Notes
A computed fold for a 389-nucleotide RNA from a bacterium, annotated as Bacterial RNase P class A.

[in-house]
């Protein structure tokens, strides 16, 4: 100077004026109910004031919790759900640190498949043989027959042989010596493997040392083993108050309405199928509450390697129900263009003029976490290559 990794921080640039929405408090002003007349409780208002007012993911609805209402004696078994392992953190988690073990990378760094040496099933085509292993080429040896009879060659037949070939997604430890008729853990020595001991570390697990010639195709998104973990249904949870209509249930009930203020007269319903009237309950609209003090936010510390956790300080910080958190304007700041001046010619300067200031996306019970999106930024630490010094 270049390429990269990792971690973080911010997020309509920043102040300001006015105007508008949404919660709240306080005045006012006007209801309405109770009143011991002082006043007290509950709702409204095109008022006034005063404060508050989206996000880092408010998103997706993928996981854990809190919280509510049903279930639920106590064990077992059946089901389900997670998964590399160990240790820790935390209300909890399939999240998170830390670390082990494998893999990828020059590295900084980053990913993670439970278990096929417990059993049981499967395993297409192609191949000699798909798992008690097997002999098709092919290489070896005998026998035995041809060929110009020893040598060589070839042809059958018996047996050896997993070293070469050749199929397969997948062929029964790798590599080099010996060793053999040819081979072949047959035998060695390394490397993998399995046990067994030692040491280290709370573990995972690693390093050493003995031993064993040695279990080991694949498939667990087959069944199965292991390890934890598991009641269901969600704020349309679920509490509490309640209208008009019809409808239910008791009582009383012979009348009750209308034309029509009255009288009178007519009509309309009723009088065992009960009009009217009062009373009670249950459930809808509606309407309070849950619901905004919390595993809260910052900050200090102290403990820890880190996720976290203790102590103290100090803040209150959105709560709608048709669904609010905008909208214009000025001044700065910064970016593009684009004028001029300078002068070391690609840079500097101007009260210079236009012109722009974004992405992703919006609470609706509430936390913790994952995952996904995101214009233009801003900072720490690391690696790695290249020049200079």
């Nucleotide at each position: 100077g270049g390429a990269a990794g990792u971690c973080g921080g911010a997020g309509a640039g920043a102040c300001g004026a006015c105007c508008g929405c949404g919660g709240g408090g306080c005045c006012u002003c006007g209801c309405g109910c109770c009143u011991u007349c002082g006043g007290g409780c509950g709702g409204g208002a095109c008022g006034g004031u005063c404060u508050c007012g989206a996000g880092g993911a408010a998103a997706u609805u993928c996981c854990g919790g809190g919280c509510u209402c049903c279930a639920g004696a106590g064990g077992g078994c059946a089901g389900g759900g997670u998964g590399c392992c160990u240790g820790g953190u935390u209300a909890a988690c399939g999240g998170c640190c830390a670390g082990g073990a494998g893999g990828a990378g020059c590295g900084a760094u980053c990913c993670u498949a439970g278990g096929a040496a417990a059993g049981u099933g499967c395993c297409a085509c192609a191949g000699a043989a798909a798992a008690u292993a097997u002999a098709c080429c092919g290489c070896c040896g005998c026998a035995u027959c041809g060929g110009u009879u020893u040598a060589c060659c070839g042809g059958u037949g018996c047996g050896g042989u997993a070293a070469g070939g050749g199929u397969g997604a997948a062929a029964u430890g790798g590599u080099g010596a010996g060793g053999u008729a040819a081979g072949a853990g047959c035998u060695c020595a390394c490397c993998g493997c399995g046990c067994u001991c030692c040491u280290g570390g709370u573990g995972a697990c690693a390093g050493g040392a003995g031993u064993g010639g040695c279990a080991g195709g694949g498939u667990a998104a087959a069944c199965c083993c292991c390890a934890c973990c598991c009641g269901g249904a969600g704020c349309a949870a679920g509490a509490c108050c309640a209208a008009a209509u019809a409808g239910g249930g008791g009582a009383g009930g012979a009348g009750a309405g209308g034309c029509u203020g009255c009288c009178c007269g007519c009509c309309u319903c009723g009088c065992u199928c009960g009009a009217c009237u009062c009373c009670c309950g249950g459930g809808u609209a509606g309407g309070u509450c849950g619901c905004a003090c919390g595993a809260g936010g910052c900050u200090g510390u102290c403990g820890g390697c880190a996720a976290c956790g203790g102590c103290g300080g100090u803040c209150c910080c959105a709560g709608a129900u048709a669904c609010a958190u905008g909208g214009u304007c000025g001044u700065c700041a910064c970016c593009g263009c684009u004028c001029g001046a300078c002068c070391u010619c690609g840079g500097u300067c101007g009260c210079g003029g236009c012109g722009g200031u974004a992405a992703c996306a919006g609470a609706a019970c509430c936390c913790g976490g994952a995952u996904u999106a995101c214009g233009a930024c801003c900072g720490g630490c690391u690696u790695c290559c290249c020049u200079c010094g």
It matches the Rfam family "Bacterial RNase P class A". The family's RNA type in Rfam is ribozyme.